Predicted 3D model of a 1523-nucleotide RNA (small-subunit ribosomal RNA) from a Bacilli bacterium. Rfam family: Bacterial small subunit ribosomal RNA. Taxonomically the source falls in Bacilli (Bacteria, Bacillati, Bacillota). Its mean pLDDT, the model's own confidence on a scale to 100, is 82. RNAcentral holds the sequence, with entries from ENA and SILVA.
C1' cells in the first nucleotide's frame, strides 16, 4: 500500500473441427453411516413433531414500612433469630424457540414543531394537619378437593379528604420569533402534592444533625413508541383489486399523529415500472465458495422481530394486552365422594414418540451479570465449571542411531533370481507422553468489619468521599505447571491402484458372483469382480452419503449466441417505453469532485502482543453503502432561441402482371345436333374394366356452356408480405429521376393494440367445361387398404362471410454510417465522361467450425424490438383466449436419457453417372442337369457307423490306396511308473530267438540252451518325481494354407494447402497387359507390388564332348550287330538371338497401325514367383505350443465289429445311348517315367487272369512296353439292335496269418435303365477345346472311373461392350463405419414406471351470507348495595353489582372458489438382447423427401390442392470464369 489476482480433464466419431449437454479433479458442514481409534487444548452438539410429557430445579427479597404469631437468651423490662399476612420494589429483564409473518417484520438514512420514560444523574422547592376501613387473627357455617362464605377485632410507607403552590396543566389577551399546523415572553383567571415516615447521631430535655424514602417541578441519560425514502422471494397458465374503501368537514379515542373510530359530504384510490391472489420464507451483522462480479445459507456469537397448548380478552402497571399473572372458548391429559376441580419445560435436566441423527435427571454462586435490601446477606439451571460425543479446528506421541547372511518368513519367477528389506533380530541410546512419588498455582478485584491518614460541609457528632493497614472468600481442584523416579515398554488404520488420477502383480471366478463417480469392467490367460503380496495417499483417523459453491464464458453486468447446430415474429401501421442531427445561451437531475456525519460490538484484512508453538485469546489501524454540505459545468437530462446535411411537401417527367370494378376477344377441351364413313376405338411395361353395329372413334358444318390466358416471356418488371400475366375503359396506392422553392429535426425501433395475409377447410347462395381428395371397378402383387388404368363425388370458379396457418425461406428483423474491384441487366436524366434507384453473378480486406457471405454481408459499429439455453417427453396435457367447426395462440411436468446435432475428411454402398478391363455376356464348340454304375457329403439307422471341411473359397476335399494293421470309433477281455523319456535303489545272469500247455488273443506257466556279447550303456523288481491323453480350446497362438487376385494397386520422406481429420504427389489430357510409359501441374524424390532377372518349350549356317545315343561315307550283320567315323539325330554345357532395332504413316510425346527381314514381334508359348491387407477364413487330428480337463484312465495292450449300413436328397465323375459308330483281321508312329524286400526278358503250360522259370538290368545298355486313336480289307444296317453294359449264377486266378462282413482279376452264362435329357447350369480363345492311349506316386493286394504327369489326332467363334456377374479409375448422394447380409418406422403382443382424464368419493386452506354470541373494555340505566367527602338532618356526590346496548373468538347453517389425496374404468408416453405384421425413411431407397391443410387406410403410412429444395440424373437457357 490493503494490496498479490483466474490451470483443466473424461465422454458423441473409422477419424475431425464445431455446438451442446452429461461427470470429474478443489473447497466447506450444527451432519450420518462403514472400518479403526492413544493423548491434550479450545469449541460445538433435535436441522425431524411449534409432539406429548413424568419428577427436581429456573423470581424472589425487604423486619431499617406494619400489626401478629413462634423460638433462643434473660427473674425480668428486654435482646436476637424465624416468618404465613399487609406493605413496597422486582416479576415486561435474564432464558427458549422460528409456528406464524413478503410487513416499515428487518436493514440502512432520516424526521417527531405529533409523543412517554419506573430506578439513575443535576437543580429548585417542599415533606403541614386530619380521617375511616382492612387482611392476618378469633369464632361459625358450606365444601370430597381447591377453596368459599358470615360476624368480630387491629396496623402501616396501605387507602381518603383538607391546607400549603414564584412550579406545572387549561383557557383569554398582548409582544417577538417561525417550518403551515406552531414556539417563546408576559398579564389575569381556573385547577393541582406529600409518608409530621423508617433508621442513626448529639443530647437531661426540647430543638437539631445526617441518611433511606416521600411530594411538585426542571433539564440529562437510558429504554421506547410513531411516520417517510431505499433496498433484499418465486408464479401473469393469478390482470384487474377496493365500501372505511380514497379525501374533506366535525367529533370521539389515544402517550402521540392518522379512517384509529364514529357522523356527513364528495367518488376517489391501487395497477403492466406488476396490484390483488396464491406459494414459500424470522430479518441483518454475517458465514461458504468464487480471481472478481456474484452465487448459496441464516446453526453457534451478536442486533432487531414474533411466539409462549389453540384461540379471543383485557386488568395491573413507568413499561404487557404478560412463557413459569387472570378471565372466557376450543383441544388433550390428570384428580375426583360425579356435584365439582387441577394442568400448559419453544428455561435447565431428564423421559416417551418420530427419525439416518444431535449430551448429564451433575458442581457452584468462587467469578461476571441481574433482582431486593442501608448493609451483612439472600435468590439466580443466567452464567462459572465438570461429565458424554473424534461432531470440527489445532497440537502432540506410537521412538532414535547402528545394524548384511541381504536372516527366517510371506509373494512373484524366465529357477538365475527379485522384492518386503535396515525393514526385523542384535548392540547403543532417549524419556515427549504413560505409571508412581513430591511440591504446587494464577484465576481474588471487593464488599463487610477493625484500624490509620487525608478532605469538604458541620457547632459536634454519625455520616460522606478518597488512600491505605489488618481480617476474610475458589466450585473447577490438589486441577494446570514444575520435579523424581521406571521402562522401548501401553498406543495405526482407511481408502485406492484401467484412463481421469499418484500407485500392479499371482490365484480365484467365467456376462455368473459382483463393481461402477463419467468413460465403462466381467462370456477361461481379468493390472477394473473377490482374495493374496507389493505399491500409492492421507493420517488418530481413513472412506462413503447428502447439501452448497466453484470449475460452468452451461443465463454471459464484467463474459454468449441465434443462414444450416437451439434461436428473426408470415408482412406492415403504429400508442406507450428505449434512442436520437448541427451550433449557443442559462440550469444543475443524471456525472466528477472537496469536507461532514453514519456504517454497533463480534467477524474478515494488515500489523504487534499473551497462553512453550498452533488452533484461541487480547491490543491497535482499516472497510462498501446511505445522508448532509461546498464546488465544477465536458458528455446526457431540462429550460430558451437558432441552422440544414435527417425526414417531408411543392413542381416537371417517364416506367411496371401494384390493387378494385365494369365490359370486349379468340385457341382448345368437353357436350348437343346434321352430315360423311365402318369396325373398331380407348389405354398400358403388358392387359383389362369402359366406350361401340341402337353406328362408336375419324372428320366438316353449326350450336351450347364453364375455366384458363400459347407465342411475347427475361436469375425481366410491380408490391411490405402473401402474391400479381389476354385486350379495353373508370377510380385509386406505392417507389424513381431532374432542377429547385418551401418546413425546420417534424426522426429511429417498437412490448400491448390494428390491419392484411397461399392453399387447404368452414357457412349462405350462385355456378360447374376440364381436373379431381373421397368412392367403385380393372390391373400389379405374398397381400396391394397404394404406385398404372376406366370413371367419378366434394372441391376448384364467383358474391358475402369465417379461418389465420405453411420449407408464409435468402431457413438471413427493421433502421442508419463506413469499407476493393470487375462484369451483365432493368428504370430514370445527361451531348458525353458519367450519376442515381433497382435486379443478378464472380471477387479484394474481413468475418465464419466448416461450407460460405463479401456495398443487396453472414465485415467494421450505434439504436431497438423478437427469440434460444443437451435429446426425447411435447407444442403433448391441464387452464385460459379466439373460432360455427376443423383448430389456433398462449404452454408446462413427472419419468426417461449420454448423447441427440452442425459442418467436413477417409471409405464402403447406390435398382446414381462416366470410362476401362476380365470365357463376364454374345459368337461358339464340348458337357452338367434324365439313366446305370463310381465316388464324396447331408440326412437316416446302429453298439459304433471315429474325427474334421460347409457360399464362391465345403462336398473323387484331410486320404499319393481304411479286410487285420491304419484307427482316432463300438463290444467284451486284460494292465496301472504304465508301449514310450529321464533320474534313484537293490537284485540277477540272464534277456532274446525256438519249442511244449491254456487261452479268442493280450498274457500266464513251463521247458530249452548254441554262439556272440557284457559286469552296466542290460534286464527284473520297489518307491516317487512323472510318462502318457487324435482329450477341450484354430474366439490364447505359432507355423502352413485358401480367397479377393498375377487384380493393379498399397504406402513413404520431405515440401505445400488446410483450425483439423487430412489433401496434394496417386488427380487432369493421352497411352498400355500394368501407377506400363509420356506431357502437364505444388510439388520433388522414393518404397512394396507390375516388368525384367530364374526354369522350361521353340531357332543356331557358333563352339565343347561323343557312351549306352547316332550311322553320311567305307567294311560287316537276320539285326548300329560288329569295326569305325563325330559329319547328322540326340544327350548336356557355353554361348547367339528380339530392342519397336529397321522402313512408312500418325502424334508434341509415349506410343499405336502397317511394312520388311527372321526360327520366333511387339510380354513369343508355359511355369515359378502372390504387394498394404480383407474374411476372429481353415487346421490344436501333420506339427509346435500357452491354458484347461483326465492319472486301476479320456492312458496302454488285446479279440471281434465298424469307418462299407440305407426309404431319401445333393456334389463330383465314369460308360452309355450308337453308323464319324459296334465287332473280326493285318499293320503304322510317340513322349515322359519306374524298377533290387524290385522290373522281370527268351523259353514252356492255361482260352484267359495266371503258372513254371529266372537270362539281363542299381538302367540314354536290361525290363514293364503291344501306345491308341489312324490307316487298310470285311461284317453288321437303325433295332433297345453284334448298341449298352447294370445286375445276377457258376467256375477259377493272384496277393496276403486271414478276401464272410468287405479286394481285385479272369471265363462261360445272364443281358437291367438308357433312343441324347426339364426349369438350371459348367468349361473353354490355339496346339486351347473335342477326343486317343501311355507313365508314376500312394501300395503285399486293390474297391482309381480318383490324383498328377506325358505325349497323338486336332477344331469351331468372338459383330462387339446395351445387359447378367466379378474387378479397376474419376465423380456424385448417404441418417452407412460390425461399413446394404448397413441403417431404420409404426401398429399389435408381454412385463414394469409415471403421468392426463374419470361417475364420483375424502380431507384441507382462505374468504362470503346469515345465525348463534363466552369473557372483557366501552357505552346507557338507576332495580339492588354502599366506610371516608358534603350536609344539622333528610339526603347528595362518588362507588359497586344487575340489566340493556355495540364490538367480537369459538361454534352452526349455506352456496360457491382454491388445493391435496383416492378412484371401476380410459388415453397416449416412457423403458426393457434376441416376439409378430409388414418396409415408411436414408441411394433416384426403388412412387425424390419435406411442410400447411383435407379425406381415408391393420400399421408404418396413401391420395387431392398449394408450397420448400433442406432433391439424384439427363437436356435446355441464362449469368459467369478463362482464352
Nucleotide at each position: 500500500u490493503u494490496a498479490u489476482u483466474g490451470a483443466g480433464a473424461g465422454u458423441u466419431u473409422g477419424a475431425u473441427c464445431c455446438u451442446g449437454g452429461c461427470u470429474c479433479a478443489g473447497g466447506a458442514u450444527g451432519a450420518a453411516c462403514g472400518c479403526u481409534g492413544g493423548c491434550g487444548g479450545c469449541g460445538u452438539g433435535c436441522c425431524u413433531a411449534a409432539u406429548a410429557c413424568a419428577u427436581g430445579c429456573a423470581a424472589g427479597u425487604c423486619g431499617a414500612a406494619c400489626g401478629g404469631a413462634g423460638g433462643u437468651a434473660g427473674c425480668a423490662a428486654u435482646a436476637c433469630c424465624u416468618u404465613a399476612g399487609u406493605g413496597g420494589c422486582g416479576a415486561a429483564c435474564g432464558g427458549g424457540u422460528g409456528a406464524g409473518u413478503a410487513a416499515c417484520a428487518c436493514g440502512u438514512a432520516g424526521g417527531u414543531a405529533a409523543c412517554c420514560u419506573g430506578c439513575c444523574c443535576u437543580u429548585c422547592a417542599g415533606u403541614u394537619g386530619g380521617g375511616a376501613a382492612u387482611a392476618a387473627c378469633c369464632a361459625g357455617a358450606g365444601g370430597a378437593a381447591a377453596c368459599u362464605u358470615u360476624g368480630g377485632c387491629u396496623a402501616a410507607u396501605a387507602c381518603c379528604g383538607a391546607a400549603u403552590a414564584g412550579g406545572c396543566a387549561c383557557c383569554u389577551c398582548g409582544a417577538a420569533g417561525g417550518c403551515a399546523u406552531c414556539u417563546u415572553c408576559g398579564a389575569a383567571g381556573u385547577g393541582u402534592a406529600a409518608a409530621a415516615g423508617g433508621g442513626g447521631c448529639u443530647u437531661c430535655a426540647a430543638a437539631g444533625c445526617c441518611u433511606c424514602g416521600c411530594u411538585g417541578a426542571u433539564g440529562g441519560a437510558u429504554g421506547g413508541a410513531c411516520c417517510u425514502g431505499c433496498g433484499g422471494c418465486g408464479c401473469a397458465u393469478u390482470a384487474g383489486u377496493u365500501a372505511g374503501u380514497u379525501g374533506g368537514u366535525g367529533a370521539g379515542a389515544u402517550a402521540a399523529c392518522a379512517g384509529c373510530u364514529c357522523a356527513c359530504c364528495a367518488a376517489g384510490a391501487c395497477g403492466a415500472g406488476g396490484a390483488u391472489g396464491c406459494g414459500u420464507a424470522g430479518c441483518c451483522g454475517a458465514c461458504c465458495u468464487g480471481a472478481g462480479a456474484g452465487g448459496g445459507u441464516g446453526a453457534u456469537c451478536g442486533g432487531c422481530c414474533a411466539c409462549a397448548c389453540u384461540g379471543g380478552a383485557a386488568c395491573u402497571g413507568a413499561g404487557a394486552c404478560a412463557c413459569g399473572g387472570u378471565c372466557c372458548a376450543g383441544a388433550c391429559u390428570c384428580c375426583u365422594a360425579c356435584g365439582g376441580g387441577a394442568g400448559g419445560c419453544a428455561g435447565c435436566a431428564g423421559u416417551a414418540g418420530g427419525g439416518a441423527g444431535u449430551u448429564u435427571u451433575c458442581g457452584g454462586c468462587a467469578a461476571u451479570g441481574g433482582g431486593g435490601g442501608g448493609a451483612a446477606c439472600c435468590c439466580u439451571g443466567a452464567c462459572c465449571g465438570a461429565g458424554c460425543a473424534a461432531c470440527g479446528c489445532c497440537g502432540c506421541g506410537u521412538g532414535a542411531g547402528u545394524g548384511a547372511u541381504g536372516a527366517a518368513g510371506g509373494u512373484c519367477c524366465u529357477c538365475g533370481g527379485a522384492u518386503c528389506g535396515u525393514a526385523a533380530a542384535g548392540c547403543u541410546c532417549u524419556g515427549u507422553u504413560a505409571u508412581a512419588g513430591a511440591g504446587g498455582a494464577a484465576g481474588a478485584a471487593c464488599a463487610g468489619c477493625a484500624g490509620u491518614u487525608a478532605g469538604a460541609g458541620g457547632a459536634a457528632a454519625u455520616g460522606c468521599u478518597a488512600a491505605u493497614u489488618g481480617u476474610c472468600u475458589g466450585a473447577c481442584g490438589g486441577u494446570a505447571c514444575u520435579u523424581u523416579a521406571u521402562c522401548a515398554g501401553a498406543a495405526a488404520g482407511c481408502c485406492a491402484c484401467g484412463g481421469c488420477u499418484a500407485a500392479c502383480u499371482a490365484c480365484g471366478u467365467g456376462c455368473c458372483a459382483g463393481c461402477a463417480g463419467c468413460c465403462g469392467c466381467g462370456g477361461u490367460a481379468a493390472u477394473a469382480c473377490g482374495u493374496a503380496g507389493g505399491u500409492g495417499g492421507c493420517a488418530a483417523g481413513c472412506g462413503u452419503u447428502a447439501u452448497c459453491c466453484g470449475g460452468a464464458a452451461u443465463u454471459a453486468u464484467u463474459g454468449g449466441g441465434c443462414g444450416u447446430a437451439a434461436a428473426g415474429a408470415g408482412u406492415g401501421a403504429g400508442c406507450a417505453g428505449g434512442c436520437g442531427g448541427c451550433a449557443g445561451u442559462u440550469u444543475a437531475a443524471g456525472u466528477u469532485u472537496g469536507g461532514a456525519g453514519u456504517c454497533a460490538a463480534a467477524g474478515c484484512g494488515u500489523g504487534g502482543g499473551g497462553c512453550u508453538c498452533a488452533a484461541c485469546c487480547c491490543c491497535a489501524c482499516u472497510c462498501c453503502g446511505c445522508u448532509c454540505u461546498g464546488a465544477a459545468a465536458a458528455c446526457u437530462g431540462a429550460a430558451c432561441a437558432g441552422c440544414u446535411a435527417g425526414a417531408g411537401u411543392g413542381c416537371g417527367a417517364g416506367a411496371g402482371a401494384g390493387g378494385u370494378a365494369a365490359g370486349u376477344g379468340g385457341a382448345a377441351u368437353u357436350c348437343c345436333a346434321u352430315g360423311u364413313g365402318u369396325a373398331g376405338c380407348g389405354g398400358u411395361g403388358a392387359a383389362a374394366u369402359g366406350c361401340g353395329u341402337a353406328g362408336a372413334u375419324a372428320u366438316a358444318u353449326g350450336g351450347a356452356g364453364g375455366a384458363a390466358c400459347a407465342c411475347c416471356a427475361g436469375u425481366g418488371g410491380c408490391g411490405a408480405a402473401g402474391g400479381c400475366g389476354a385486350c379495353u375503359u373508370a377510380c385509386u396506392g406505392g417507389a424513381u429521376c431532374g432542377a429547385u422553392a418551401c418546413u425546420g429535426a417534424c426522426g429511429c425501433u417498437c412490448a400491448g393494440u390494428c390491419a392484411c395475409g397461399a392453399a387447404a377447410g368452414c357457412g349462405u347462395g350462385g355456378g360447374u367445361a376440364g381436373c379431381a381428395a373421397a368412392u367403385a371397378g380393372g390391373a400389379u402383387u405374398a397381400g396391394a387398404u397404394a404406385c398404372c388404368c376406366u370413371a367419378g363425388u366434394a372441391g376448384u370458379c364467383c358474391a358475402c362471410g369465417c379461418c389465420g396457418u405453411a420449407a408464409a425461406c435468402g431457413a438471413u428483423g427493421a433502421g442508419a454510417a463506413c469499407u476493393a474491384a470487375g462484369u451483365a441487366u432493368u428504370g430514370c436524366u445527361g451531348u458525353g465522361a458519367a450519376g442515381c434507384a433497382g435486379u443478378g453473378c464472380u471477387g479484394a480486406a474481413g468475418c465464419u467450425a466448416a461450407c460460405g457471405c463479401a456495398u443487396u454481408a453472414a465485415g467494421u459499429u450505434c439504436u431497438c424490438c423478437g427469440c434460444c439455453u443437451g435429446g426425447g417427453g411435447a407444442g403433448u396435457a391441464c387452464g385460459g383466449u379466439c373460432g360455427c367447426a376443423a383448430g389456433a395462440c398462449u404452454g408446462a411436468a413427472a419419468c426417461u436419457u449420454a448423447a441427440a446435432g452442425g459442418a467436413a475428411u477417409u471409405g464402403a454402398c447406390g435398382g446414381g453417372g462416366c470410362c476401362c478391363c476380365g470365357c463376364a455376356c454374345a459368337a461358339g464348340c464340348a458337357g452338367u442337369g434324365g439313366a446305370g454304375c463310381a465316388u464324396g457329403u447331408g440326412g437316416u439307422u446302429u453298439a459304433a457307423u471315429u474325427c474334421g471341411a460347409c457360399g464362391c473359397u465345403a462336398c473323387g476335399c484331410g486320404a499319393a490306396g481304411a479286410a487285420c494293421c491304419u484307427u482316432a470309433c463300438c463290444a467284451g477281455g486284460a494292465u496301472u511308473u504304465g508301449a514310450c523319456a529321464u533320474g534313484g535303489a537293490a537284485u540277477u545272469a540272464a534277456a532274446g530267438a525256438c519249442c511244449c500247455u491254456a487261452g479268442a488273443g493280450a498274457u500266464a506257466g513251463g521247458g530249452g540252451g548254441a554262439u556272440a556279447g557284457u559286469c552296466a550303456u542290460a534286464a527284473u523288481u520297489c518307491a516317487c518325481a512323472c510318462a502318457g491323453g487324435u482329450g477341450g480350446u484354430g474366439c490364447a497362438u505359432g507355423g502352413u494354407u485358401g480367397u479377393c487376385g498375377u487384380c493393379a494397386g498399397c504406402u513413404c520422406g520431405u515440401g505445400u494447402c488446410g483450425u483439423g481429420a487430412g489433401a496434394u504427389g496417386u488427380u487432369a489430357g493421352g497411352u498400355u497387359a500394368a501407377g506400363u510409359c509420356c506431357u502437364g501441374c505444388a510439388a520433388c524424390g522414393a518404397g512394396c507390388g507390375c516388368a525384367a532377372c530364374c526354369c522350361u518349350c521353340g531357332u543356331c549356317a557358333u563352339c565343347u564332348u561323343g557312351u549306352u545315343g547316332c550311322c553320311a561315307g567305307c567294311a560287316u550283320u537276320c539285326a548300329g550287330u560288329u569295326g569305325g567315323g563325330g559329319a547328322c539325330u540326340c544327350a548336356a554345357g557355353a554361348g547367339a538371338g528380339a530392342c519397336u532395332g529397321c522402313c512408312g504413316a500418325u502424334g508434341u510425346a509415349a506410343g499405336u497401325c502397317g511394312g520388311a527381314g527372321g526360327a520366333a514381334g511387339g510380354u513369343g508359348g508355359g511355369g515359378a514367383u502372390g504387394a498394404c491387407g480383407u474374411c476372429a477364413a481353415a487346421u490344436c487330428a501333420u506339427c509346435a505350443u500357452g491354458c484347461c480337463c483326465u492319472u486301476u484312465a479320456u492312458g496302454u495292450c488285446c479279440u471281434g465289429g465298424g469307418c462299407g449300413a440305407c426309404a431319401c436328397a445333393c456334389g463330383u465323375g465314369c460308360u452309355a445311348c450308337a453308323a464319324u459308330g459296334g465287332c473280326c483281321a493285318g499293320u503304322a508312329c510317340a513322349a515322359a517315367g519306374a524298377g533290387u524286400u524290385g522290373c522281370g526278358a527268351u523259353a514252356c503250360c492255361g482260352c484267359g487272369a495266371g503258372g513254371u522259370g529266372g537270362a539281363g538290368c542299381c538302367a540314354a545298355u536290361c525290363u514293364c512296353a503291344u501306345a491308341a486313336a489312324g490307316c487298310u480289307g470285311g461284317u453288321c444296317u437303325c433295332a433297345g439292335u453284334u448298341c449298352g453294359g447294370a445286375u445276377u449264377g457258376a467256375a477259377g486266378u493272384c496277393u496276403g496269418c486271414a478276401a464272410c462282413u468287405c479286394g481285385a482279376c479272369u471265363u462261360c452264362a445272364u443281358g437291367a435303365a438308357g433312343u441324347c435329357g426339364g426349369a438350371a447350369u459348367u468349361g473353354c480363345u490355339a496346339g486351347u477345346a473335342a477326343u486317343c492311349g501311355u507313365a508314376a506316386a500312394u501300395c503285399a493286394g486293390c474297391c482309381a472311373u480318383g490324383u498328377u504327369a506325358c505325349g497323338g489326332u486336332g477344331a469351331a467363334u468372338a459383330c462387339g461392350u446395351u445387359c447378367c456377374c466379378g474387378g479397376g479409375g474419376c465423380u456424385u448422394g448417404u441418417a452407412c463405419a460390425c461399413a446394404c447380409c448397413g441403417c431404420c418406422c409404426g401398429u399389435c403382443a408381454a412385463a414394469c414406471c409415471a403421468u392426463g382424464a374419470g361417475a364420483g368419493c375424502u380431507g384441507g386452506u382462505a374468504a362470503u351470507a346469515c345465525u348463534c354470541g363466552a369473557a372483557g373494555u366501552c357505552g346507557u340505566u338507576a332495580u339492588c348495595c354502599u366506610a371516608a367527602c358534603c350536609g344539622c338532618a333528610a339526603g347528595g356526590a362518588g362507588g359497586g353489582a344487575g340489566a340493556c346496548g355495540c364490538c367480537u373468538a369459538a361454534g352452526g347453517u349455506a352456496g360457491g372458489a382454491c388445493u391435496a389425496g383416492u378412484g371401476a374404468u380410459u388415453g397416449g408416453g416412457g423403458u426393457u438382447a434376441a416376439g409378430u405384421c409388414g418396409u415408411a425413411a436414408c441411394a433416384a431407397g426403388g412412387u425424390a423427401u419435406c411442410c400447411c391443410u383435407a379425406c381415408g387406410g391393420g400399421a408404418a403410412c396413401g391420395u387431392g390442392g398449394g408450397g420448400a429444395u433442406g432433391g439424384a440424373u439427363c437436356a435446355c437457357c441464362u449469368c459467369c470464369u478463362u482464352u